[in-house]
RNA sequence: CGGGGUGUGGUGUAACGGUAACAUGCCUGUUUUGGGAACAGGUGACUCCGGGUUCGAAUCCCGGCACCCCGA
Numbered sequence: 001c002g003g004g005g006u007g008u009g010g011u012g013u014a015a016c017g018g019u020a021a022c023a024u025g026c027c028u029g030u031u032u033u034g035g036g037a038a039c040a041g042g043u044g045a046c047u048c049c050g051g052g053u054u055c056g057a058a059u060c061c062c063g064g065c066a067c068c069c070c071g072a
Stems, first nucleotide, its partner, number of pairs: 001071007010024004018055001025043006048064005
């Protein structure tokens, strides 16, 4: 320098263009002598950034940024 891939709660993953979900974590309660486990309830991301298309974008398009892989 060229090509490809990835970016979503604290963490790990989902989401045919139509209210962003699940697990785990965290908080509260029940249970226990206490802890853990179990059970019940709750909390937290407007999706890497900017623009475009669309009635509507995490999703499609364009340009950036970060990381990973391949080639030179």
Molecule: transfer RNA
Organism: bacterium